Source information
Transfer RNA from a Kofleriaceae bacterium, 71 nucleotides, folded computationally. Its Rfam family is "tRNA". From the family's description: Transfer RNA (tRNA) molecules are approximately 80 nucleotides in length. The RNAcentral record of the sequence draws on ENA. The prediction has a mean pLDDT of 81.

[in-house]
Order: sequence, then C1' cells, then structure tokens
RNA sequence: UCGGGGUUCGUCUAAAGGCAGGACCUCAGUUUUUGGUACUGAAGAUAGAGGUUCGAAUCCUCUACCCCGAA
Repeated sequence: UCGGGGUUCGUCUAAAGGCAGGACCUCAGUUUUUGGUACUGAAGAUAGAGGUUCGAAUCCUCUACCCCGAA
C1' cells in the first nucleotide's frame, strides 16, 4: 500500500428491515439474628458521521480502532 473480517449495557451474548432482549456484575426491596442462598424490581448499550427506506443494530458510503492475509 492492497484485500478480507470485526466493533451491541461495566463483561459475555441474542436480535439476519418492524417495541434493542437475556445472563453475570451493581443498586433497592422481601426472606434471614447477621452474612450467604433464594425471590422481586431498577439502572445501564447498537464505535462516529452521512445516505437508502414508511421504518436501519441489520442495507450502502466515509472515518476511527482491532484482527488476519498478500506484496
């Protein structure tokens, strides 16, 4: 320099054009003498910008970062 792949709550992982969900963690509550366990609830995310579409995490373009390959 060229080609390919990847980026979703703090972490891991779904959603393959139609309400962004689950687990762990955290916080609050119930239970318990306390802690732990168990149960209930809450907070929390689509890397950034633009485009297509009635509607985009998803399709297209550019940028950033990470990984692989070629020279």
The organism belongs to Kofleriaceae, within Bacteria.